[in-house]
RNA sequence: GCGCGCUUAGCUCAGUGGUAGAGCACAUCCUUCACACGGAUGGGGUCACAGGUUCAAAUCCUGUAGCGCGCA
Numbered sequence: 001g002c003g004c005g006c007u008u009a010g011c012u013c014a015g016u017g018g019u020a021g022a023g024c025a026c027a028u029c030c031u032u033c034a035c036a037c038g039g040a041u042g043g044g045g046u047c048a049c050a051g052g053u054u055c056a057a058a059u060c061c062u063g064u065a066g067c068g069c070g071c072a
Base pairs, nucleotide, nucleotide: 001071002070003069004068005067006066007065010024011023012022013021018055026042027041028040029039030038048064049063050062051061052060
């Protein structure tokens, strides 16, 4: 330099055009003498960034950035 893949909650990941979700973590409450386990409720998102297509974009297209793999 070229090709491919990935980027979504604190972490690991789902979601492939129509209200952004799960598990773990975190907070509060219940339970306990207390802790752990268990149960209930809740908070937390510029969907990497910019532009485009569309009535509507995390999702499709283009560019940029970061990370990984391969080729040279």

The RNA shown here (transfer RNA) has 72 nucleotides and comes from an Akkermansiaceae bacterium. It matches the Rfam family "tRNA". Rfam classes the family as a transfer RNA. Its mean pLDDT, the model's own confidence on a scale to 100, is 83.